[in-house]
RNA sequence: GUAAACCGGGUGACCGCUCGCCUUAGGCGGGAGGAAAGUCCGAGCUCCGCCGGGUAGGAUGCUGGGUAACGCCCAGAAGGGGUGACCCUACGGAAAGUGCCACAGAAACAUACCGCCCGAUUUUCGGGUAAGGGUGAAAUGGUGAGGUAAGAGCUCACCAGCGGCUGGGUGACCAGUCGGCUGGGCAAACCCCAUCCGGAGCAAGACCGAAUAGAGGGACAUAAGGACGCCUGGCCUGUCCCCGGGUUGGUCGCUUGACCCUAAUGGUAACAUUAGGGCUAGAUAGAUGGUCACCACUCCGACUAAUCGGAGUACAGAACUCGGCUUACAGGUUUACUUGA
RNA sequence: GCCGGAGUAGCUCAGCUGGUAGAGCAGCUGAUUUGUAAUCAGCUGGUCGGGGGUUCGAUUCCCUUCUCCGGCU
Numbered sequence: 001g002u003a004a005a006c007c008g009g010g011u012g013a014c015c016g017c018u019c020g021c022c023u024u025a026g027g028c029g030g031g032a033g034g035a036a037a038g039u040c041c042g043a044g045c046u047c048c049g050c051c052g053g054g055u056a057g058g059a060u061g062c063u064g065g066g067u068a069a070c071g072c073c074c075a076g077a078a079g080g081g082g083u084g085a086c087c088c089u090a091c092g093g094a095a096a097g098u099g100c101c102a103c104a105g106a107a108a109c110a111u112a113c114c115g116c117c118c119g120a121u122u123u124u125c126g127g128g129u130a131a132g133g134g135u136g137a138a139a140u141g142g143u144g145a146g147g148u149a150a151g152a153g154c155u156c157a158c159c160a161g162c163g164g165c166u167g168g169g170u171g172a173c174c175a176g177u178c179g180g181c182u183g184g185g186c187a188a189a190c191c192c193c194a195u196c197c198g199g200a201g202c203a204a205g206a207c208c209g210a211a212u213a214g215a216g217g218g219a220c221a222u223a224a225g226g227a228c229g230c231c232u233g234g235c236c237u238g239u240c241c242c243c244g245g246g247u248u249g250g251u252c253g254c255u256u257g258a259c260c261c262u263a264a265u266g267g268u269a270a271c272a273u274u275a276g277g278g279c280u281a282g283a284u285a286g287a288u289g290g291u292c293a294c295c296a297c298u299c300c301g302a303c304u305a306a307u308c309g310g311a312g313u314a315c316a317g318a319a320c321u322c323g324g325c326u327u328a329c330a331g332g333u334u335u336a337c338u339u340g341a
Numbered sequence: 342g343c344c345g346g347a348g349u350a351g352c353u354c355a356g357c358u359g360g361u362a363g364a365g366c367a368g369c370u371g372a373u374u375u376g377u378a379a380u381c382a383g384c385u386g387g388u389c390g391g392g393g394g395u396u397c398g399a400u401u402c403c404c405u406u407c408u409c410c411g412g413c414u
Base pairs, nucleotide, nucleotide: 001337002336003335004334005333006332007331009295010294011293012292013291014290015289017031018030019029020028021027022026033315037326038325040324041323042322043321044320045201046200047199048198050234051233052232053231054230055229057197058196059195060194061193062076063075064074065073066072078089079088080087081086092192093191097190098189099186100185101184113133114132115129116128117127118126119125120124141159142158143157144156145155146154160182162179163178164177165176166175167174168173205252206251207250208249214243216242217241218240219239220238224237225236226235259278260277261276262275263274264273265272266271296313297312298311299310300309301308302307342413343412344411345410346409347408348407351366352365353364354363360397368384369383370382371381372380390406391405392404393403394402
């Protein structure tokens, strides 16, 4: 230097808060994170009668695996960066269509300004050309040789691209060989293709208690409503809309989980299976703290060391629960690999 | 918890259909006036909130982050 993993304060005493259990003047046990953050994705769970079809909208985008699933993870391919260990990639399609490429330049979905060659009536005009020059991010595939009036894949060699065949691989793709020679870029432009997607969300929702105001208004029976933006088929139902009032109380949801740790087996790995062990916050104006002492790390001072004194110790607080992504972070520990001396 | 919008000169705002940033006010200088104001002319002032990416090129397109404002419940 590169990649990965971990810690990110500890111990004791006293006092305080909260939850669970036993039993009750009390005792025992537990009590913020690697991101709890952002709310960017995916789910579990809850409610909304249901089963389709079409369309709109959104997301992903190389291949193969993993997973409950994902826009996540692992392993490969292609392109690129690095001496290297390694790292980056919004990575399908430009021959389905439409569109953009300013300025400069002759010309940016098509072309000849200068130049070169040939002819002539030699001021100039006509024909051929795209190798050279200029402009630009990009200009009739690139480099070299031959050939030609001068040139050009016109011919040849090597390379890039496109297509065919053969072989390897699950596949993306790779290797070899043959061929006519062949105008670009942008899809994080609209779009096309493939795959996927009900809606709303724990302030979801269920129960108990309590209280109040409906002499309310309107539409409709071929209508209305029916997990959804629109259209539509079936099926079900006496429905729907508007205005106004009451209840701001309590309990549950609320923590046993796609959970964590160890070992073995399989797998390159992500991970899976089996066996054993563990229970690790559940608040509701919102607990998880305060004091003292010692230790750990960093800095300063005392001539140096021992030692002493002082100051400091990052980012930051659960609110249904998980799998990820992104962002913030003082300091420290370990392992493997690369390079230089 | 869910859904939208904004950030550009000292201030108030345009520009966002990608081609290299503007207007008004303010400030400075000059002219005019006995002098000031008004008026006229000229000038200065910009990391387009920050970072990264796509592209020849980004205020504009995409991702991420910071701050502010609003709506529903």
Predicted 3D model of RNase P RNA and transfer RNA as a complex of 414 nucleotides. The coordinates come from a structure-prediction model, not an experiment, and the mean pLDDT is 76.